[in-house]
RNA sequence: AGAGUUUGAUCCUGGCUCAGAUUGAACGCUGGCGGAAUGCUUUACACAUGCAAGUCGAACGGUAGAGGGGGCAACCCCUUGAGAGUGGCGAACGGGUGAGUAAUAUAUCGGAACGUGCCCAGUCGUGGGGGAUAACGUAGCGAAAGUUACGCUAAUACCGCAUACGAUCCAAGGAUGAAAGCGGGGGACUCGCAAGAGCCUCGCGCGAUUGGAGCGGCCGAUAUCAGAUUAGGUAGUUGGUGGGGUAAAGGCUCACCAAGCCAACGAUCUGUAGCUGGUCUGAGAGGACGACCAGCCACACUGGAACUGAGACACGGUCCAGACUCCUACGGGAGGCAGCAGUGGGGAAUUUUGGACAAUGGACGCAAGUCUGAUCCAGCCAUUCCGCGUGCAGGAUGAAGGCCCUCGGGUUGUAAACUGCUUUUGUACGGAACGAAACGGCGCGCUCUAAUAAAGUGCGCUAAUGACGGUACCGUAAGAAUAAGCACCGGCUAACUACGUGCCAGCAGCCGCGGUAAUACGUAGGGUGCAAGCGUUAAUCGGAAUUACUGGGCGUAAAGCGUGCGCAGGCGGUUUUGUAAGACAGGCGUGAAAUCCCCGGGCUUAACCUGGGAAUUGCGCUUGUGACUGCAAGGCUAGAGUACGGUAGAGGGGGGUAGAAUUCCGCGUGUAGCAGUGAAAUGCGUAGAUAUGCGGAGGAACACCGAUGGCGAAGGCAGCCCCCUGGACCUGUACUGACGCUCAUGCACGAAAGCGUGGGGAGCAAACAGGAUUAGAUACCCUGGUAGUCCACGCCCUAAACGAUGCUGACUAGUUGUUCGGGAUUUACAUCCUGAGUAACGUAGCUAACGCGUGAAGUCAGCCGCCUGGGGAGUACGGUCGCAAGAUUAAAACUCAAAGGAAUUGACGGGGACCCGCACAAGCGGUGGAUGAUGUGGAUUAAUUCGAUGCAACGCGAAAAACCUUACCUACCCUUGACAUGUCACUAACGAAGUAGAGAUACAUUAGGUGCUCGUAAGAGAAAGUGAACACAGGUGCUGCAUGGCUGUCGUCAGCUCGUGUCGUGAGAUGUUGGGUUAAGUCCCGCAACGAGCGCAACCCUCAUCCUUAGUUGCCAGCGGUUCGGCCGGGCACUCUAAGGAAACUGCCGGUGACAAGCCGGAGGAAGGCGAGGAUGACGUCAAGUCCUCAUGGCCCUUAUGGGCUGGGCUACACACGUGCUACAAUGGCAGUGACAGUGGGACGCAAGACCGCGAGGUGGAGCAAAUCCCCAAAAACUGUCUCAGUUCGGAUUGUACUCUGCAACUCGAGUGCAUGAAGUUGGAAUCGCUAGUAAUCGCGGAUCAGCAUGCCGCGGUGAAUACGUUCUCGGGCCUUGUACACACCGCCCGUCACACCAUGGGAGUUGGCUUUACCCGAAGCCGGUGCGCUAACCGCAAG
Repeated sequence: AGAGUUUGAUCCUGGCUCAGAUUGAACGCUGGCGGAAUGCUUUACACAUGCAAGUCGAACGGUAGAGGGGGCAACCCCUUGAGAGUGGCGAACGGGUGAGUAAUAUAUCGGAACGUGCCCAGUCGUGGGGGAUAACGUAGCGAAAGUUACGCUAAUACCGCAUACGAUCCAAGGAUGAAAGCGGGGGACUCGCAAGAGCCUCGCGCGAUUGGAGCGGCCGAUAUCAGAUUAGGUAGUUGGUGGGGUAAAGGCUCACCAAGCCAACGAUCUGUAGCUGGUCUGAGAGGACGACCAGCCACACUGGAACUGAGACACGGUCCAGACUCCUACGGGAGGCAGCAGUGGGGAAUUUUGGACAAUGGACGCAAGUCUGAUCCAGCCAUUCCGCGUGCAGGAUGAAGGCCCUCGGGUUGUAAACUGCUUUUGUACGGAACGAAACGGCGCGCUCUAAUAAAGUGCGCUAAUGACGGUACCGUAAGAAUAAGCACCGGCUAACUACGUGCCAGCAGCCGCGGUAAUACGUAGGGUGCAAGCGUUAAUCGGAAUUACUGGGCGUAAAGCGUGCGCAGGCGGUUUUGUAAGACAGGCGUGAAAUCCCCGGGCUUAACCUGGGAAUUGCGCUUGUGACUGCAAGGCUAGAGUACGGUAGAGGGGGGUAGAAUUCCGCGUGUAGCAGUGAAAUGCGUAGAUAUGCGGAGGAACACCGAUGGCGAAGGCAGCCCCCUGGACCUGUACUGACGCUCAUGCACGAAAGCGUGGGGAGCAAACAGGAUUAGAUACCCUGGUAGUCCACGCCCUAAACGAUGCUGACUAGUUGUUCGGGAUUUACAUCCUGAGUAACGUAGCUAACGCGUGAAGUCAGCCGCCUGGGGAGUACGGUCGCAAGAUUAAAACUCAAAGGAAUUGACGGGGACCCGCACAAGCGGUGGAUGAUGUGGAUUAAUUCGAUGCAACGCGAAAAACCUUACCUACCCUUGACAUGUCACUAACGAAGUAGAGAUACAUUAGGUGCUCGUAAGAGAAAGUGAACACAGGUGCUGCAUGGCUGUCGUCAGCUCGUGUCGUGAGAUGUUGGGUUAAGUCCCGCAACGAGCGCAACCCUCAUCCUUAGUUGCCAGCGGUUCGGCCGGGCACUCUAAGGAAACUGCCGGUGACAAGCCGGAGGAAGGCGAGGAUGACGUCAAGUCCUCAUGGCCCUUAUGGGCUGGGCUACACACGUGCUACAAUGGCAGUGACAGUGGGACGCAAGACCGCGAGGUGGAGCAAAUCCCCAAAAACUGUCUCAGUUCGGAUUGUACUCUGCAACUCGAGUGCAUGAAGUUGGAAUCGCUAGUAAUCGCGGAUCAGCAUGCCGCGGUGAAUACGUUCUCGGGCCUUGUACACACCGCCCGUCACACCAUGGGAGUUGGCUUUACCCGAAGCCGGUGCGCUAACCGCAAG
């Protein structure tokens, strides 16, 4: 310090998420030790049991018991002295909790009208009396708690009297009001039998009073959460006067008087909350929190109340009410853990019913001491922080095992084993602290004193005291011994492989993984990170500049109010003087301690503890300064305004008026249509329309001018004239003297539609009606038509109310047009300067980009409004406004990981421009109708094997399914196998015959046969066969969505890219676009591009012309022969064959074009502008096709999904589709005559001539391994006949007799003869091919093949028609435009409905909680009044 995530990619906006730190945590897995700290965050829920506040005999009466003594005993005396009681002090501290409380609180800083036990200092006292009462005794009541009566007694308990330095009151004379004793010591004197008392003195106490310290009460200022969908609140309320009350000021309380007081600087109300020092986080500013420690507050079962007291309205006190629990003899009683432990409950969750008062502190006491769950310690818990350890060194055959593997190896890994060493921790044994020194005692001094008492104090000596704990620490011994896990490994984010699983199981913080090859699930191996812990969850801050003070924005991403006026508020020109509120500077006080930070110190270190400093950014007081802001006073004129003079204008309101047009009415003329549309119909019209002429009525709107013109704040404003009226601009002078800018709340205006009342209504026209369109058409189109549109008055208050741009001011290059003023100049036209508007471009600058750019979206200043992810939603509820419609203000639950802006590249468009193609058009012939053939679908079946499915599957794989093929089915068999390699053994291999069987196969004998290489031989080897065991073979089994290769398709379309440069933040662009041209990104020109590559073209093959070479099997011009056949001699001229060359390049001429590229025409030429045809297929697209050609990963089968064999099936058949054959006939059928091809094939072959058969064919076999022989007959053509018929067309189907192939023609071949003679008379919608030797038509050959061709691949014969043209259909190319598409229009996406009911709103209702207001009943208690009763001391003559 950032990262992931919106997109095909990019930049931006913007949210979500992650990495960090932290915690009083919890959960999961795991767990060696020590130190320090923390430990009910939830039910302020309920509590068993024990303890947590007592103490004092030196205040008092009295004494159980114990010890000692005396006494016969009763009993007495001395010492000690429990328990209970009277009395004093304490119990208001300490400890707990955070319910309440948004100010009766807290923090900081001030203030005046107060109180104060114990403590300190000062002053003055402490005299003399009295009557009771508990305890106790006796007698009762009651279950208990408790209580009654009578009687006895003491005090530092209680009450008078006296006194009064202070004190209080006062009429200034006076009046009122106190006290308590106890202990120690003591010489004389007094009393007493004695004890003792008086007396003296010291100490402690007591009373009155003045101060202090500390503590407490009260008041003020400032600060302290959220909500305005809480805007008004308040009657003791605000103030005064006077009573009362309090320790004290005060409406604290009461009577009277006044009507105030608080509030937009947020009153009141509602919700939430103890506050602070501080803690966590953060660079800081901030944000969140308020455990532990410390300060304050509040509370003590819930609510209320007072009493006592210095202090309480009292945690371990009282009274009352309530709820709950317990005891009970049912009459009545008792209780309050938010003290320490502990229990139940709640909860994700939080400890021992421990030890000690040794230390620190507290209460009481003279003291010893007692009490102290405060405190100090220990126990439990990895809850947190810190430290240590679980060994160290060597050790390669890189062991074994595990995992992976390309089988070579790699990795775990120096890791282990093994060798040597060490001993922290742990175990055992031994030693052993600090915390403890005071108070006390003794001695010696000093002070006080009559005193060597006592008390206080100083010095020295000294006894005792340790819970923790025999702990820290130290030493000794043995021994690697006692000690490692957790999470993660797709990216963010460090770390990868195998197996299992197969959108299942599961993971997930975000993006997302999983549908058979998952680095993302689960397991394993390995690795990474941290480590006695590691992860997860929850929570806070950070990152988040994502609420922006530091530090953001608002043209299009969320965001400028529709517009103006304007109060409060904020801000404000220039100058002088004063002031000192702000500001700045100095000083003083305070800002508790702890914490944080710095420097030291102590625990072996650290955490931790501790000393000092700094800091505590704050508040208050005070002194100074006078620049700046404010305030006060006085000037100025540059801002603003006023007057005078001009100008332009659809600015506003009212009144009047003109013409054109529509419609209607009247009267003519006139006749059959008009109107309307894409086409129609509804409609109007013979009752006379439309058209046309004249006259009239009425309403609304103002053509031309008219314009990127004008005016207005905006909405908006248009014939002309008149009246009233607002604003703007310009010139020059005069005047006022900051009067200004902005503006929450407020007020006014505010298109259209809509509402109310009353008019008006020509045209137009929601709703509505009819006609069309359509699958439908509640629409678009047409015919009608009502509200409305118009006027007056009153509402509504919203718009894409837009420049999607708030108002004001200043500054910052220019150019051009236009409107309205002013000035200069000109004879005029014109030109120049200047102010205010309104437009276009553009520099700097800004912007995410688009764009803005002196009229800013630039650079600044002031003020206002608004925004903070998308949806839910501008919705619900509530409030306000409205007659209503509705407007305004304005959420949440829930849900998503995006939503969005600008720009880029594609794709797409029933967008545009240009161009091409048998794409259309123009033509010719077909398909679609029929029969049969073939393929497919479907259905069928034991099986009808499998694949191909729009174009680009369907006479396709298949260039041949009777068996075989064959992969399918049935039945029967085989299991190292039909086939390959390796090992062992045996045997030559081979080969004929028999039996059984459907065959595969099985069985039984054997005839024949002895091979090759090496070796003298024995024998060995190779090959082959048989047998055995195992590695393995085998699979047309699956996945073409794991693949290679091959192929189809867009498309033989003209495209697809790169390097460097340049432009852009970037994706990208440029080049490749533009002007021409081409079949072509073909070429030329231009250009921030310049070049290059793959494609195009050319190079290749065939055909067309010529030449050269060659001349058999080909040919025959001339010569000769001839059986008349190139047959022979001969020849190679010609044809031809097959090798090599030539030829065509817009080369030439004319025109055109830009002097280009090219195009048009012509000449010559066999061929002319690519001469014709073929081969050749860019980057890529379709997860296109193929695992059944082949190859191949993975998976699957292994006596079977492999192998063999028989038979069957792939040939089936209500039907549908594709492709081809033959036809429907006369351009024909039949018969006859007879001429002309080319490509090819031939030995398991083609087969001539001859003979037989009607024929298919047969017999037989010359010739030919082919320019030689054969297939081989070419067919259309021509002649004759038929004469328009289901025919002399057509040939299906069927019968019958045959032929051929083959082991075999039943399922299931082809052909022949005779007989039979179906459908079909040119084919609906629709659709296909073809542009020249093409279509059409005619036959021929070949591959496959035993046989089987209407299919396929080739060959030649005859041989057309048409193309105006590019509007339309289909496909394609280039440019441009829009886009919310990018698996890209077969896209994206909207609404309704059904079901469910998670969330929220509404809802008839039901129920609970909290709070508020009003009212009723009303406990205890306090104050006051009154009545009854009681009463010792005291008072009174008495009643009392």
The RNA shown here (small-subunit ribosomal RNA) has 1440 nucleotides and comes from an uncultured bacterium. Model confidence (mean pLDDT): 83 of 100. Rfam family: Bacterial small subunit ribosomal RNA.